[in-house]
Context: one part of a larger RNA
Molecule: small-subunit ribosomal RNA, central domain
Organism: uncultured bacterium
RNA sequence: CUGGGCGUAAAGCGCUCGCAGGCGGUCGGUCAGGUCGGUGGUGAAAUCUCCCGGCUCAACUGGGAGGGGGCCACCGAAACCGGCGGACUGGAGAGCCUCAGAGGGACAUGGAAUUCCCGGAGUAGUGGUAAAAUGCGUUGAGACCGGGAGGAACACCAGUGGCGAAGGCGAUGUCCUGGGGGGUAUCUGACGCUGAGGAGCGAAGGCGUGGGGAGCGAACGGGAUUAGAUACCCCGGUAGUCCACGCGGUAAACGAUGAUGACUGGGCGUGGGCCGUUCGACCCGGUCCGUGCCGAAGCCAACGCGUUAAGUCAUCCGCCUGAGAAGUACGGUCGCAAGGCUAAAACUC
Numbered sequence: 001c002u003g004g005g006c007g008u009a010a011a012g013c014g015c016u017c018g019c020a021g022g023c024g025g026u027c028g029g030u031c032a033g034g035u036c037g038g039u040g041g042u043g044a045a046a047u048c049u050c051c052c053g054g055c056u057c058a059a060c061u062g063g064g065a066g067g068g069g070g071c072c073a074c075c076g077a078a079a080c081c082g083g084c085g086g087a088c089u090g091g092a093g094a095g096c097c098u099c100a101g102a103g104g105g106a107c108a109u110g111g112a113a114u115u116c117c118c119g120g121a122g123u124a125g126u127g128g129u130a131a132a133a134u135g136c137g138u139u140g141a142g143a144c145c146g147g148g149a150g151g152a153a154c155a156c157c158a159g160u161g162g163c164g165a166a167g168g169c170g171a172u173g174u175c176c177u178g179g180g181g182g183g184u185a186u187c188u189g190a191c192g193c194u195g196a197g198g199a200g201c202g203a204a205g206g207c208g209u210g211g212g213g214a215g216c217g218a219a220c221g222g223g224a225u226u227a228g229a230u231a232c233c234c235c236g237g238u239a240g241u242c243c244a245c246g247c248g249g250u251a252a253a254c255g256a257u258g259a260u261g262a263c264u265g266g267g268c269g270u271g272g273g274c275c276g277u278u279c280g281a282c283c284c285g286g287u288c289c290g291u292g293c294c295g296a297a298g299c300c301a302a303c304g305c306g307u308u309a310a311g312u313c314a315u316c317c318g319c320c321u322g323a324g325a326a327g328u329a330c331g332g333u334c335g336c337a338a339g340g341c342u343a344a345a346a347c348u349c
Base pairs, nucleotide, nucleotide: 003321004320005319006318007303008302012317014201015200016199017198021194022193023192025088026087027086029084030083031082033081034080035077036076037075038074039073040072041071042070048066049065050064051063052062053061054060091191092188093187094186095184096183097182098181099180103177104176105175106174107173108172109171110154115149116148117147118146119145120144125136126135162169163168206247207246208245209244210243211242215241216240220236221235222234223233258316259315260314261313262312263311266294267293268292269291270290271289272288273287274286275285276284298305299304322349323348324347331342332341333340334339
């Protein structure tokens, strides 16, 4: 240097941006670094291969011939890679018109419900369970009506639906703001793809400071159950859950399927746009983008995948290499801590 792999057997980084690096569309021109050809030189001896010889053979050894990865110089070729300069528009981007959306942030507003407080009316229970009990209630509970406070979440719409890179996003209005689809073909003219390091984002739980606290509820207390019950069930209940700012950086962060591009029969839904048809909405047909189901070929150990590929190819990155020890120890690094990241070995099988 080289092999085979990564949906479920070990293996796709949680996601994105992006420096270096790797890779890169069409046409013609030029150079000749890579590439290829020729010539010359070099590639010491020993070693290696072949032939002949010497020790009785062999090892060993003498002689001869050959080969060798390459390297250098000169001459030449110009398809491909590369450099330079020119042109192009299909990749990429911009413009114009248009559309959908729980995409993000801030502020404001609303109704239902739970809880608590006050008032009314009213009396003996209520609550809870398989059954109970703890609990609450004659200092008047629960049930009912009126008023008030406060926090959190937004029923129906709701979808097999939409949006977002992922995490994720669901009441309503306003403001600020990101991305995307379609149509057109006006502009730029390869401006592209990937991306070691790096940087940013990143559910829940957790941490710091301050606030908030209705409901729920780790810990904790009590009641039950049980042989026991540090549980499952019940009554309470602190942190937390909520907000602001900061930290943390994990996950079955999953499609357990990296990104980008190209190619390869179809059928049935659904969301968004456009075109056609029509007097017209609707229906229907076509087309582009998304999201699902079923399936040709093909792939697969099978299950299954199948134009949203796990098919057929190309580029780049990440990762795997028997099980346990172990995602641990040690070291390093990050963190306030909890801990994260990186990551072995002895030994056992």